[in-house]
Context: one part of a larger RNA
This record gives sequence, structure tokens and C1' cells, in this order.
RNA sequence: CUCUCUCUAAGGAAAUCGGCAAAAUAGCCCCGUAACUUCGGGAGAAGUGGUGCUUCCUUACAAAGGAGGUCGCAAUGACCAGGCCCGGGCAACUGUUUACCAAAAACACAAGUCUCCGUAAAGUCGUAAGAUCAUGUAUGGGGGCCGAUGCCUGCCCAGUGGUGGAAGGUCAAGGAAGUUAAUGACUUGAUGACAGGGGAGUCGGCGACCGAAGCCCCAGUGAACGGCGGUCGUAACUAUAACGGUCCUAAGGUAGUGAAAUUCCUUGUCGGGUAAGUUUCGACCCGCACGAAAGGCGUAACGGUCUAGGCACUGUCUCGGAGAGAGGCUCG
Repeated sequence: CUCUCUCUAAGGAAAUCGGCAAAAUAGCCCCGUAACUUCGGGAGAAGUGGUGCUUCCUUACAAAGGAGGUCGCAAUGACCAGGCCCGGGCAACUGUUUACCAAAAACACAAGUCUCCGUAAAGUCGUAAGAUCAUGUAUGGGGGCCGAUGCCUGCCCAGUGGUGGAAGGUCAAGGAAGUUAAUGACUUGAUGACAGGGGAGUCGGCGACCGAAGCCCCAGUGAACGGCGGUCGUAACUAUAACGGUCCUAAGGUAGUGAAAUUCCUUGUCGGGUAAGUUUCGACCCGCACGAAAGGCGUAACGGUCUAGGCACUGUCUCGGAGAGAGGCUCG
């Protein structure tokens, strides 16, 4: 010097990103116990007091209790063994997770809601046989979103999706009246070359007309994908605009909330807390760029969660010091 511990005057978080770490609290008994609340909790709330040994009483020779006595600084005498309070954010909760940098506000969850499916179910795997769902049957099964509970969940169906409709438009394969080429069996010239006639059969092109779904079209659908404006003026101080004009849109953001896990400007402004507060709490609303199941706003309980403050406590610190053990180092 490093590590693991013990003690430390006065102060007591001044240390630090931050009370990280350490200290403090601690068992059992009696008393006592607030806001809030889903009436269960909160709660071991908080906060006092007691605790050994011994004599007597009560009792059952226990435990508990009562009245005395008594040693010590100290009686759960060592070990073992909750620190607490007051706010706010998030998530209801217990639970789950990145084996080896993340335990959380992420995932799950009960509850809610939408949608598909009548059983040879829908869905999924497989080319198929088959399997699963399920030895289940709509109080069931699959999928999506949201996430206890409380109060609620606004407007828009123009676009996209999915649902229903069928009058009209468009429309494939296929069929097809017809039309137009090719080839041409057969036949005449006695036969051949060749020249005529003939039109069965085969085959190509075009084709009026018939022709389903789909698309166009119509309707409805948002706890489907999604979206939810600008500008100008106006009140008898000023300021502001309940009010009015105008443009655009499918409709122009309702309730609630708001410098927020969302606010750039920004350490916004005002207030509380401090001697002093970029954090924090309460308000305001000018929401760059909240907003209603990618849920909105509250909420008791719960949390190895994040954040602000306080009491107690302390070597975190002022600011160091002393000691024990282990290692290192120096010397041998």
C1' cells in the first nucleotide's frame, strides 16, 4: 500500500449523479394507532411502556397476572432479530422474462369487446393418407385488440378493408347461326402428262348471339385500417373575443387531461418547500407534436420499480486517526 473487519472527539449528508455503502431499527407482552378505502384493508401504521433473578398471592407444580425485594451501565444482557413517515409518475394485484451486461413502466393476468365456427366445425400441420382442435359441441373452440375496479368511451363510411345486394355496365374458358381461306375423297376426257367438273370429309381465320365470379355500382359497418382545418373582423381604457364573414373538408378533437415517461422555444409563468431548488409538488394553458379499448381520466391495496422531501442514524463527508487479521513490499 491492497483486502476483510473493529473503534473514533465535535459536527451529522456539508460527501455524492443519487444516503451508494455503512450505521440505526429489531424478539415477545401491554397500551395506542391517522389520512384514505373497493369496508377486506391501511396496520407490526406511527408512538410510549415493560422484559433478569427472587419471596408471597391467585392458579393446576404450566402459562399468564398481582404485591414486594434485589445485582448491574446494560435483563429478547451473547447469537438470532422490521428503520420509519409524507408526496408524485408508471403498472391494478400474486406471477413471467433477455441461462452469461437489462427484472422493468416490458410479457402474462382475471375482466371487457369484436370476429369466425352447427361438428366430416372454424383454424393449424401435411402432396396425400392422416393428425390436432377433441374422446370437446356455442356457458364450446380458433383469431384480433384492450387489460382489476370506478366514471366513461365523442364526430367522420370520402379513401382502404371486410359484410350484404343485385337492376345496369364490363368480362374468361366454352358453345354458336353465319362468313372466309386451305386441302380435297370421288368423277369426265380410253391411259399418262395435263385440263375440266364436283363438293363429302379434314382443317385455319373472323364471328352476331349465349356465358359465372370478380370489378364498376348500391347500402350499411370504427372496441375495422384510419382521420378528426384555415383565414379576416368584432365589446364604451387597453387587452381578449361569447359573436359575425369567408374558404376548404368525409368530418373538423367532444368529455377528460395537459411544460406531461408527451413541451422544441424552456431553467415557460405564478405559488409551496430551501438561506439558496435546471430536479420536485400545486396551478395556469400559448398542447412545436395529449385525447377516448395502438383506450381517456381517477383510484384503495400491492412493487428488490422510477422520482421529490423529512425524522432517526451514522467515518459518505469536514479530515483524518488508531487497532486486528490476510496479502503485498523491504531486509534476511
A computed fold for a 332-nucleotide part of an RNA from Geum urbanum, annotated as large-subunit ribosomal RNA, domain IV. Rfam family: Bacterial large subunit ribosomal RNA. Its family is annotated with ribosome and structural constituent of ribosome in the Gene Ontology.